[in-house]
Context: one part of a larger RNA
RNA sequence: GAAUGAACGCUGGCGGCGUGCUUAACACAUGCAAGUCGAGCGAGAACGUCGACUUCGGUCGACUAGUAAAGCGGCGAACGGGUGAGUAACACGUGGAUAACCUGCCUUGGAGUGGGGGAUAACCUGGGGAAACUCGGGCUAAUACCGCAUACGUUCACAGCUCUGCGGGGCUGUGAGGAAAGCUGGCCAAUUCUUGAAAGCCAGCGCUCUUGGAGGGGUCCGCGCCCGAUUAGCUAGUUGGUGGGGUAAUGGCUCACCAAGGCAACGAUCCGUAGCUGGUUUGAGAGGAUGAUCAGCCACACUGGGACUGAGACACGGCCCAGACUCCUACGGGAGGCAGCAGUGGGGAAUAUUGCACAAUGGACGAAAGUCUGAUGCAGCAAUGCCGCGUGUGUGAAGAAGGCCUUAGGGUUGUAAAGCACUUUCAGUAGGGAGGAAAAGUAAGUAGUUAAUAACUGCUUACCCUGACGUUACCUACAGAAGAAGCACCGGCUAACUCCGUGCCAGCAGCCGCGGUAAUACGGAGGGUGCAAGCGUUAAUC
Numbered sequence: 001g002a003a004u005g006a007a008c009g010c011u012g013g014c015g016g017c018g019u020g021c022u023u024a025a026c027a028c029a030u031g032c033a034a035g036u037c038g039a040g041c042g043a044g045a046a047c048g049u050c051g052a053c054u055u056c057g058g059u060c061g062a063c064u065a066g067u068a069a070a071g072c073g074g075c076g077a078a079c080g081g082g083u084g085a086g087u088a089a090c091a092c093g094u095g096g097a098u099a100a101c102c103u104g105c106c107u108u109g110g111a112g113u114g115g116g117g118g119a120u121a122a123c124c125u126g127g128g129g130a131a132a133c134u135c136g137g138g139c140u141a142a143u144a145c146c147g148c149a150u151a152c153g154u155u156c157a158c159a160g161c162u163c164u165g166c167g168g169g170g171c172u173g174u175g176a177g178g179a180a181a182g183c184u185g186g187c188c189a190a191u192u193c194u195u196g197a198a199a200g201c202c203a204g205c206g207c208u209c210u211u212g213g214a215g216g217g218g219u220c221c222g223c224g225c226c227c228g229a230u231u232a233g234c235u236a237g238u239u240g241g242u243g244g245g246g247u248a249a250u251g252g253c254u255c256a257c258c259a260a261g262g263c264a265a266c267g268a269u270c271c272g273u274a275g276c277u278g279g280u281u282u283g284a285g286a287g288g289a290u291g292a293u294c295a296g297c298c299a300c301a302c303u304g305g306g307a308c309u310g311a312g313a314c315a316c317g318g319c320c321c322a323g324a325c326u327c328c329u330a331c332g333g334g335a336g337g338c339a340g341c342a343g344u345g346g347g348g349a350a351u352a353u354u355g356c357a358c359a360a361u362g363g364a365c366g367a368a369a370g371u372c373u374g375a376u377g378c379a380g381c382a383a384u385g386c387c388g389c390g391u392g393u394g395u396g397a398a399g400a401a402g403g404c405c406u407u408a409g410g411g412u413u414g415u416a417a418a419g420c421a422c423u424u425u426c427a428g429u430a431g432g433g434a435g436g437a438a439a440a441g442u443a444a445g446u447a448g449u450u451a452a453u454a455a456c457u458g459c460u461u462a463c464c465c466u467g468a469c470g471u472u473a474c475c476u477a478c479a480g481a482a483g484a485a486g487c488a489c490c491g492g493c494u495a496a497c498u499c500c501g502u503g504c505c506a507g508c509a510g511c512c513g514c515g516g517u518a519a520u521a522c523g524g525a526g527g528g529u530g531c532a533a534g535c536g537u538u539a540a541u542c
Stems, first nucleotide, its partner, number of pairs: 001542002004539001006538005013389006019382002021347001026345003030342003035075003040072002048063006082300003092224007101217003106213002109210005114148001116146002123138006155176009182205006191198003226272001228270001233263003238260008275297004279290004302323005325336004353379001355378003361375001362373004392422004402413004426483001428478005436469001441463008486531005491512003497526005507514002
């Protein structure tokens, strides 16, 4: 000098854009943060309003409404969001391998979607329990569950051909095994009847098997990756083989048997520290330090362990077990997990609102309308950082007064002020006012599909409508210099000097060093220097 997620002291006008628990991965009150689908399914309220009846207590019916809430089922909940405890490791980075693998939704093709069955929640009813909840009996549905039929691909076995890294891969043939679910909308040309419908036809969305793809993931390997030798030996599933098991998949991953190996001074093992990277910061560079925000990967979710479901988890707001802690209890038993967003206590030098909105972007579900979304977009707080602007401009010598110094003549503060003439950025008040909005919807036209002029899908046009921010940005008008300057330093390094006080005292100090009666070094004043809405100090880095 640069730089900081900074803090402290003094001071503080505005705006834009960033940033904001670095400490206790300490404990958490309260609210919200993951739902959605009635176009999968069965069922289905109430408040209220109206009407009728009434013994004035009420009763019944219609609307509310096939709505709300609940249930079965599907998809999602494995994303998004947080944190950095652990981890020195194929965790990460980079480059490869997978002839050793998986992949829901999306997408390119191929082949199908036939015919049956038994249950169960909801509901009704009986019981247990303080509660959490739970146990019987009865009824019922499905795109829930289970058989049967069929099987182009596919799986397994066998045979042949072919390629090979000799482990195996590809192609062809034969045999065996293995699927499915419907829903919505429209139509009457053909069949049937009730002459506008379905068991029919068409379209869309699904469902089953399968081939490729995309995107995502698993596994393996080369190289790179902190400190300590005052850590020198470490290892028994250990190292390898054979054979079972297991996995989507290779493999001591696991087990039985056999062999005795494997690693290490090119640092094994052990101890300490630490998430890694793109980057950030400094530096001319080499290098050093660092890993906040943003992005990629990894790990974790009160602590430890385990599996279930599923395409995907060994799962932050799922389950089970154990433990610590907190809470409820009728003492028998139960409930909980903010390292999500706010917020509280605690710790600390120190770090914000229990805000608004789904308008935009993105995500989940849905055919869609839409619903949900503390992701996100915004607002609030903080000079915490960077950048920009302002706190007036011109003129004005009687060089005013006052202050300070003085050799008492004067010098300096100083064109500074006053005065005069102007301007009005920003803040204030009032008015106007973009862009972030495109979709979706409705109607018409047109193309595809079709038996079809329905319907559905695509495109075009017109109309209509949607903004949290927001009293937006921006523009205009009004008034008046009006509301807006401090901090540190002045012995040398280092820009800037005099007086008074003090008297090795009080004190200063980054280093050298000042202070013991003339202190430019302490304290105050005047003056000056530097930076400026900041200025200094401290801390750690180059």